[in-house]
A computed fold for a 407-nucleotide RNA from a soil metagenome, annotated as Bacterial RNase P class A.

RNA sequence: GACCGGACGGUCGCUCUCGCCGCGUCAAGUGGCGGGGGAGGAAAGUCCGAACUCCACAGAGCAGUGUGCCGGAUAACGUCCGGGAGGGUGCCCCGUACAAGCUUUGCUUGGGCGGGUUCAUUCGACGGAAAGUGCCACAGAAAACAUACCGCCCUGGCGGCAACGCCGGGGUAAGGGUGAAAAGGUGCGGUAAGAGCGCACCGCCGUCGCAGUAAUGCGGCGGGCAGGGCAAACCCCACACGGAGCAAGACCAAAUAGGGAGGGAGUCUCGGGUUCGCCCGAGGCGCGUGCCGGCUCGCCGCGCCACAACCUCCGGGUAGGUCGCUUGAGCCGCACAGUAAUGUUCGGCCCAGAGGAAUGACCGUCCCGCCGGAGCAAUCCGGCGGACAGAAUUCGGCUUACAGGUC
Repeated sequence: GACCGGACGGUCGCUCUCGCCGCGUCAAGUGGCGGGGGAGGAAAGUCCGAACUCCACAGAGCAGUGUGCCGGAUAACGUCCGGGAGGGUGCCCCGUACAAGCUUUGCUUGGGCGGGUUCAUUCGACGGAAAGUGCCACAGAAAACAUACCGCCCUGGCGGCAACGCCGGGGUAAGGGUGAAAAGGUGCGGUAAGAGCGCACCGCCGUCGCAGUAAUGCGGCGGGCAGGGCAAACCCCACACGGAGCAAGACCAAAUAGGGAGGGAGUCUCGGGUUCGCCCGAGGCGCGUGCCGGCUCGCCGCGCCACAACCUCCGGGUAGGUCGCUUGAGCCGCACAGUAAUGUUCGGCCCAGAGGAAUGACCGUCCCGCCGGAGCAAUCCGGCGGACAGAAUUCGGCUUACAGGUC
C1' cells in the first nucleotide's frame, strides 16, 4: 500500500415481496401455507462536491465567503491521476575550524558547521513581499532610510627601559557574540586591517535564443548585487458563488371545532277546478324570536323581514394514508484506448426499503487468540474472549474509529 472483516448447519422469531387459499359484497385489510431478499468498510463525522425537490430571482456595482503551480480525469469537487518547482531526511561530493592517531607538514579516522546535487524517499492552503499599510517577542550594537558590544588596523598625547597600559581621533565588518532570521555564499587575490574592492565558481537580476500544450527547464550575453522574513496579518490579483433541505415536496382525506353559500315553514289526506305551473274548500300534524295588521288582549292572520336549531353543498387545514423510495453518474466479467486517474463496446445480473423505526436470539460443529491441565512430542481436554460500529432520499470524495488475519 492492497484485501478480508468469522464459516457451515438446525430451531424459534422480525421486516419487505411474490404465488395459492380462507374471512371480508368489492376494495382496503387480515390470517394460514410455500418461495425469494434483508446493513458497512466505514452505514459514523456531516467536512467538501453533486443529483432531486420547493422557494426566491430585471441589470450592474459594493460587501461577504471560498478556491489559488501546470496539464488532464470527472456530472461536479477543496477529490483523483500525471508533471513542474520548493522544503525535510538518507546516500554521495566539496569546503572549513577542531580532536585523535600516524609512516609528522600531509594523510587517515571521527563527530560538528556551511554548501552542492545524481539518485532514493517523504511533505503540502504551492498566486503576489519589486502597489501600499502593519508586525518581527526575548536576546542583541543593530530586526531594515542600517548599525558597532568584543575584536582587527592606522594614528595623536601621557606613563613605562620594554612588553604594554590609560585617554582621544579615524578606518573596518573578515572573526567572536545575540537570535528563528544579521544586509549574497565559498575560495583565491588584494589591503594598514578589511570590503564585490578585483577575479573564478555557485546564487540573483535583466535580456535574447532553444525545448515543452503549459508550469518550467537549458544555454548565450549583459549587470557586482539592488529587493531580510511574515499574506494561516490587513491587503492586491484572477476565478467561482441565491436560500433551504426527503421532517424537501406532491396527492387522497376523516371525527370534532371553525369559515362560506343555499334552504329554513309548511306538509299530508279527501273533494272540486285547471292555462298542468297550480288554485279553492274541509280535516289531521307541525310552527323558536322579532316586525306589521286585526280583535274578544292573548289569541288569530302561517302576511313581511332577518335569524336560531336543523338540513344540503363547497373550500382550507389536522389526525391518518399513498407517492417521493430505490434501475442507479448501479454491480460483475472480457476486450480495447490511455503512463495513469478514467473512458468506451459487448455480455450477464437485480442486490434492504423499515417508519417510535425490521435485519435478532439460542444450540451444535469448525476457525483464531489467551489461560490452566495431561503428554517426550505431535496433539488432546476444559474455561474465557473474537474489534469498530449499525442503513433512514440517493450518489462521488475526504476525515476519523477498528480485535484479528492474508498478500